About this RNA:
Transfer RNA from a Myxococcales bacterium, 75 nucleotides, folded computationally. Lineage of the source: Bacteria > Pseudomonadati > Myxococcota > Myxococcia > Myxococcales. Its Rfam family is "tRNA". It is annotated as a transfer RNA. Gene Ontology term of the family: triplet codon-amino acid adaptor activity. The coordinates come from a structure-prediction model, not an experiment, and the mean pLDDT is 82.
RNA sequence: GGCCCCGUCGUCUAGCGGUUAGGACGUCGGCCUCUCACGCCGAUAACACGAGUUCGAUUCUCGUCGGGGUCACCA
Numbered sequence: 001g002g003c004c005c006c007g008u009c010g011u012c013u014a015g016c017g018g019u020u021a022g023g024a025c026g027u028c029g030g031c032c033u034c035u036c037a038c039g040c041c042g043a044u045a046a047c048a049c050g051a052g053u054u055c056g057a058u059u060c061u062c063g064u065c066g067g068g069g070u071c072a073c074c075a
Base pairs, nucleotide, nucleotide: 001071002070003069004068005067006066007065010025011024012023013022018055026044027043028042029041030040031039048064049063050062051061052060
């Protein structure tokens, strides 16, 4: 450098054009307990960036940035 894959709450992850963007862990509050833990209830917080297509984009296309894989160059 070519090609391929990936980028969503603090972390992991679901979502294949119209969802209040879901779940788990975490965090915070409450209940429970002598206390802690466990358990239960509630709350919390996210679509990498830019452009395009579309009535409508997290989702499709292109580019940028970042990460990973592979091949080549480098002898």